Predicted 3D model of a 122-nucleotide RNA (SAM riboswitch aptamer (S box leader)) from Brevibacillus centrosporus.
Of the family's consensus pairs, 94% are formed in the model.
NCBI's taxonomy places the organism under Bacteria, Bacillati, Bacilli, Caryophanales, Brevibacillus.
The RNAcentral record of the sequence draws on Rfam.
RNA sequence: CUCUUAUCCAGAGAAGGCUGAGGGAAUGGCCCUAUGAAGCCCGGCAACCUAGCACGUGAGAUCUAUUGUCUCCCGCGCCAAGGUGCUAACUCCACCAGGUAGAGAUACCUGAUAGAUAAGAG
Repeated sequence: CUCUUAUCCAGAGAAGGCUGAGGGAAUGGCCCUAUGAAGCCCGGCAACCUAGCACGUGAGAUCUAUUGUCUCCCGCGCCAAGGUGCUAACUCCACCAGGUAGAGAUACCUGAUAGAUAAGAG
């Protein structure tokens, strides 16, 4: 970088430290920002993967015959140690297609595209 799968209306510093001008992916809007942007450190949130704990179904093994014990797959819950991630606004909104209401402006709904994150593959 490409592909596959899952998720994206919840949550997280109104007053932590350093620093000092941009940021919200692209385009158009609309916003945030010297009452401090981005970045780094600290804190926090969450629970995708790993680990740990508890329970249940199933399979296998073992044993003292029932009860039992051990291992594994799967499911469900807890936890938050490890790997990531996230920490304004629904992915900030729209963009493309279809639909509903409306005279229209516009509002709303569904899907796609794009993007982000995780896990796996190349």